Record summary:
A computed fold for a 378-nucleotide RNA from Sanguibacter gelidistatuariae, annotated as Bacterial RNase P class A. The prediction has a mean pLDDT of 76. Rfam family: Bacterial RNase P class A. The family's RNA type in Rfam is ribozyme. The RNAcentral record of the sequence draws on ENA and Rfam.

RNA sequence: UGAGUUGGCUAGACGGCCGCGUCAGGGUUUCGGCCCUGCCGAGGAACGUCCGGGCUCCACAGGGCAAGGUGGUGGGUAACGCCCACCCGGGGUGACCCGCGGGACAGUGCCACAGAAAGUAGACCGCCGGAGCGCUUGCGCAUCCGGUAAGGGUGAAACGGUGGUGUAAGAGACCACCAGCGCGCCGGGUGACCGGCGCGGCUAGGUAAACCCCACCUGGAGCAAGGUCAGACAGAGUGCGUUUGAGGGCUGCUCGCCCGAGCACUUGGGUAGACCGCUGGAGGCGUGCGGCAACGUACGUCGUAGAUGGAUGGUCGUCGCCUGCGCGGGGGUAACCGUGCGUGGGAACAGAACCCGGCGUACCGGCCAGCUCAUCCG
Numbered sequence: 001u002g003a004g005u006u007g008g009c010u011a012g013a014c015g016g017c018c019g020c021g022u023c024a025g026g027g028u029u030u031c032g033g034c035c036c037u038g039c040c041g042a043g044g045a046a047c048g049u050c051c052g053g054g055c056u057c058c059a060c061a062g063g064g065c066a067a068g069g070u071g072g073u074g075g076g077u078a079a080c081g082c083c084c085a086c087c088c089g090g091g092g093u094g095a096c097c098c099g100c101g102g103g104a105c106a107g108u109g110c111c112a113c114a115g116a117a118a119g120u121a122g123a124c125c126g127c128c129g130g131a132g133c134g135c136u137u138g139c140g141c142a143u144c145c146g147g148u149a150a151g152g153g154u155g156a157a158a159c160g161g162u163g164g165u166g167u168a169a170g171a172g173a174c175c176a177c178c179a180g181c182g183c184g185c186c187g188g189g190u191g192a193c194c195g196g197c198g199c200g201g202c203u204a205g206g207u208a209a210a211c212c213c214c215a216c217c218u219g220g221a222g223c224a225a226g227g228u229c230a231g232a233c234a235g236a237g238u239g240c241g242u243u244u245g246a247g248g249g250c251u252g253c254u255c256g257c258c259c260g261a262g263c264a265c266u267u268g269g270g271u272a273g274a275c276c277g278c279u280g281g282a283g284g285c286g287u288g289c290g291g292c293a294a295c296g297u298a299c300g301u302c303g304u305a306g307a308u309g310g311a312u313g314g315u316c317g318u319c320g321c322c323u324g325c326g327c328g329g330g331g332g333u334a335a336c337c338g339u340g341c342g343u344g345g346g347a348a349c350a351g352a353a354c355c356c357g358g359c360g361u362a363c364c365g366g367c368c369a370g371c372u373c374a375u376c377c378g
Base pairs, nucleotide, nucleotide: 001374002373003372004371005370006369007368008367009366010365012319013318014317015316016315017314018313020041021040023038024037025036026035027034028033043349047360048359050358051357052356053355054354055222056221057220058219062255063254064253065252067218068217069216070215071214072086073085074084075083076082087101088099089098090097091096102213103212107211108210109207110206111205124152125151126148127147128146129145130144131143132141133140134139135138160178161177162176163175164174165173179203181200182199183198184197185196186195187194188193226276227275228274229273235267236266237265238264239263240262247259248258249257250256283302284301285300286299287298288297289296290295321346322345323344324343325342326341327340328339330337331336
C1' cells in the first nucleotide's frame, strides 16, 4: 500500500420565524374553555411481536392423562430458545466463520428419479460350472439350470480399503497392514471429550425440523390487565332448575373436592366520561476489586416523554458530511492520490403507548480499534 476479518461508535450542528403535547406560573371566563410566559418532549432499532421476565387479575388442596417447548459440556442471569468459555463436526492459506449438535443394536414408517435390486436387499451386463444346440473339435449362443457381489452400469446412498492365499469363478472364506465400530484397562480434564494399550466380531446405509424413546421445563389471560368515581336505561318472551342440584370454581382434559339459586337463549333499550395504574428501574456512566469471558461487587456520580384519534413538526439562513462536472495548483514513471475555488445533486431506515432483558429484520453515509494474508521499503 492492497485485500480481508472481528468488535465498537455515530445517525448532522447552531440561529431566526411559525406550529404541537404534558406540566408549572399568571390572566380571563358565559365555568365548557381560551390566551400569555417558562421547563421538558422518540430510537439504534422506539419496528416485527418471535422468546424470556416483572406487574395485574383469575377463590392457586391434591392425583392421573394429554399438549407444547428445550436438547454437546461447563458457567452467567430475575429468566430465556439469550450471552460467555470450551468440546466435537464442517469451511478458509490465515485472522476467523458456520452447525435445529441427545438417541437410528427399543420398536414402527419412509428413501423421489434412475436402477435388476433401496435394506438381513439385489443376478441387468459380465465371470464360472453343467445341460442343450451349432459347427471349423475347441470355439460360439439375447436358450435352460445353478454358482458368484471381484469387474461394468444406475444412484445422494449398493454390505470397508490395499495386497496376498484360496477357488471352476468368486467372496473376511482365510491372512497381513490400514480405516472404522464395540468392550475392558490406564492417564489427562469439573465436564463434553482427548490420548495410549489390549481384546472382539470382521463392517454396521440414511432419515427423529417422521412417529417414537430419554432427560429437563411449562397453570391461564393480558394495561382494552385491574381498580375508583360519575352518569344512562325498561322491560318482554321461551327453556331448564332450587337437595331427584340448573349452573359455576379449582383456567387444556379428567378423577376428586368445593360453592350453589338462579342460569341459558331471543328480542328491545342505555352508556362508551374522568381519574388511578403511568413511569426511578434486574437504570445509565466512571473508577477500584474478583473472573479468560459473559458477568458480579463496592464506592462515587447522573437524572423531567407519558400522548389517548393519539404531541415531538414545518420553513429559511450559515456551517459541516457524501457525490457528479469544470478550472487551478501539488505528489507520483504511470495507474492514481490529496487539495483550493465555482456550480449541480443527495442525506437513509423508521417513530414511544405498562415496563424491562434478548433475538430477528430495515438502514444514505461517516469514524475508530484489534487481528490476518499478500507485496514493497528500511